[in-house]
Context: one part of a larger RNA
RNA sequence: UUGGGUUUAAAGGGUACGUAGGCGGGACUUUAAGUCAGUGGUGAAAGCCUCCAGCUCAACUGGAGAAUUGCCAUUGAAACUGAAGUUCUUGAAUAUGGAUGAGGUGGUUGGAAUAUAACAUGUAGCGGUGAAAUGCAUAGAUAUGUUAUAGAACACCAAUUGCGAAGGCAGAUCACUAAACCAUUAUUGACGCUGAGGUACGAAAGCGUGGGGAGCGAACAGGAUUAGAUACCCUGGUAGUCCACGCCGUAAACUAUGUUCACUCGCUGUUGGCGAUAUACUGUCAGCGGCCAAGCGAAAGCAUUAAGUGAACCACCUGGGGAGUACGAUCGCAAGGUUGAAACUC
Numbered sequence: 001u002u003g004g005g006u007u008u009a010a011a012g013g014g015u016a017c018g019u020a021g022g023c024g025g026g027a028c029u030u031u032a033a034g035u036c037a038g039u040g041g042u043g044a045a046a047g048c049c050u051c052c053a054g055c056u057c058a059a060c061u062g063g064a065g066a067a068u069u070g071c072c073a074u075u076g077a078a079a080c081u082g083a084a085g086u087u088c089u090u091g092a093a094u095a096u097g098g099a100u101g102a103g104g105u106g107g108u109u110g111g112a113a114u115a116u117a118a119c120a121u122g123u124a125g126c127g128g129u130g131a132a133a134u135g136c137a138u139a140g141a142u143a144u145g146u147u148a149u150a151g152a153a154c155a156c157c158a159a160u161u162g163c164g165a166a167g168g169c170a171g172a173u174c175a176c177u178a179a180a181c182c183a184u185u186a187u188u189g190a191c192g193c194u195g196a197g198g199u200a201c202g203a204a205a206g207c208g209u210g211g212g213g214a215g216c217g218a219a220c221a222g223g224a225u226u227a228g229a230u231a232c233c234c235u236g237g238u239a240g241u242c243c244a245c246g247c248c249g250u251a252a253a254c255u256a257u258g259u260u261c262a263c264u265c266g267c268u269g270u271u272g273g274c275g276a277u278a279u280a281c282u283g284u285c286a287g288c289g290g291c292c293a294a295g296c297g298a299a300a301g302c303a304u305u306a307a308g309u310g311a312a313c314c315a316c317c318u319g320g321g322g323a324g325u326a327c328g329a330u331c332g333c334a335a336g337g338u339u340g341a342a343a344c345u346c
Base pairs, nucleotide, nucleotide: 004317005316006315007300008299012314014201015200016199017198021194022193023192025088026087027086028085029084030083031082033081034080035077036076037075038074039073040072041071042070049065050064051063052062053061054060091191092188093187094186095184096183097182098181100179103177104176105175106174107173108172109171110154114150115149116148117147118146119145120144121143125136126135162169163168206247207246208245209244210243211242215241216240220236221235222234223233258313259312260311261310262309263308266291267290268289269288270287271286272285273284274283295302296301319346320345321344328339329338330337331336
């Protein structure tokens, strides 16, 4: 390289948008670049291959042909691809109407709990554990009540629920804003799919500047446990966790399953629509789950939300270790990220 693969054996990019590129719906007309056919030129000779001939055979040599899969020119063909034009509506988008949700951003606001402070009542313990101790407390704690302040998170509702491209999103309410879905088939008329580079977003931790700091709590200190205990348990507790702005760009970023389209038995639950009305029944569209048939799979299992049957495009894999390391490049304030070997060894 060909071939083969990527849920779990090596292997799907964290996610989307999108440039180049690749691929692309039905009908008709034209063209003739690709494609196909004919002819001419060229494709040196020798060699290889086939047939024949000459050395007594063979090697060897000679003759003829074939081959030289190519290139150029020219004459045609027009199914397919391309190009140009016309047209269509089923792909795609738009419009009108409806209805949905923890989708996003900013503001306002609520109650429970916790902590702290003040005051009141009240007296000897509280707290914590397997058991204790450190700790707090007669300078009046714990407990109970009233009042005030602060920060963070939102019990019940709550669900194999819902929304979002993913990360993720949950008290209430207001403003702004994005989206899928359903119905009508009204409008445009292939406007589509994928997407190397690129751009944007991207949990937690971490970093910078300025705030904030109730609870929790790396580090740290003390008490226990233990042979030891740099831990698990307990008492404290800094960074952090929270907010604003700016970085970082990684996760078991997982459905360990790329995106899009078409096709392929059924049963059942549920969310949002529609079929004038209905909590019944039933059909249909779009989601979210469970079970199972064919088929697939090494098996576990998957099974219309495929890991089945096909198509298009991208990404990735090629024995273990060395190693996601070294070097170089690039990004970053740094921490580090991205790209990414070899020697050697089994």

Annotation:
Predicted 3D model of a 346-nucleotide part of an RNA (small-subunit ribosomal RNA, central domain) from a Bacteroidia bacterium. Its mean pLDDT, the model's own confidence on a scale to 100, is 87. The source organism's lineage runs through Bacteria, Pseudomonadati, Bacteroidota and Bacteroidia. The sequence was found in a public genome assembly. It matches the Rfam family "Bacterial small subunit ribosomal RNA". Gene Ontology terms of the family: structural constituent of ribosome and ribosome.